The RNA shown here (transfer RNA) has 73 nucleotides and comes from Halanaeroarchaeum sp. The coordinates come from a structure-prediction model, not an experiment, and the mean pLDDT is 83. Its Rfam family is "tRNA". Its family is annotated with triplet codon-amino acid adaptor activity in the Gene Ontology. The family's RNA type in Rfam is transfer RNA. RNAcentral holds the sequence, with entries from ENA.
RNA sequence: GGGUUCGUGGUCUAGUGGUUAUGACGCGUCCCUUACAAGGACGAGGUCGCCAGUUCGAAUCUGGCCGAACCCA
Numbered sequence: 001g002g003g004u005u006c007g008u009g010g011u012c013u014a015g016u017g018g019u020u021a022u023g024a025c026g027c028g029u030c031c032c033u034u035a036c037a038a039g040g041a042c043g044a045g046g047u048c049g050c051c052a053g054u055u056c057g058a059a060u061c062u063g064g065c066c067g068a069a070c071c072c073a
Base pairs, nucleotide, nucleotide: 001072002071003070004069005068006067007066010025011024012023018056027043028042029041030040031039049065050064051063052062053061
């Protein structure tokens, strides 16, 4: 330099054009307990890597850029 795959809450992850972006762990409050753990209820936390384009409508499709992994040179 070229190619392939990928980028979604703090971490991991589902969602591949159309209802309010899903779940787990973690975090906070409450219940339970003498207390802790476990368990239960509720809650906060995402402008879906960035910028444009297509579309009535984009996390999803297209282009550019940035970053990561792998392959080729």